[in-house]
RNA sequence: CGGUGUAGCUCAGCUGGUAGAGCAGCUGACUUGUAAUCAGCAGGUCGGAGGUUCGAAUCCCCUCGCC
Numbered sequence: 001c002g003g004u005g006u007a008g009c010u011c012a013g014c015u016g017g018u019a020g021a022g023c024a025g026c027u028g029a030c031u032u033g034u035a036a037u038c039a040g041c042a043g044g045u046c047g048g049a050g051g052u053u054c055g056a057a058u059c060c061c062c063u064c065g066c067c
Stems, first nucleotide, its partner, number of pairs: 002067004008023004017054001025041005047063002050060002
C1' cells in the first nucleotide's frame, strides 16, 4: 500500500431506503425406531468508536483482528 470482517458455519446484500440464502439447531408430520423427506420456528444493534444524512452493512475518518 491492497484485500477482508454480515446468523453457530459458508456466503449474498445493486445507485444509501431500515438485512437474506444454504448448511447446522429446535418443534411438528411421516416411520416400529433412526435416517431421509416435508412443513414451521428461532437465531445477527453488520469487528469497535466517531462523523455526514430524514435515513448508513453500504459514504468519510480513526482504530482492532486476519490475509
Transfer RNA from Synergistes jonesii, 67 nucleotides, folded computationally.
Rfam family: tRNA.
NCBI's taxonomy places the organism under Bacteria, Synergistota, Synergistales, Synergistaceae, Synergistes.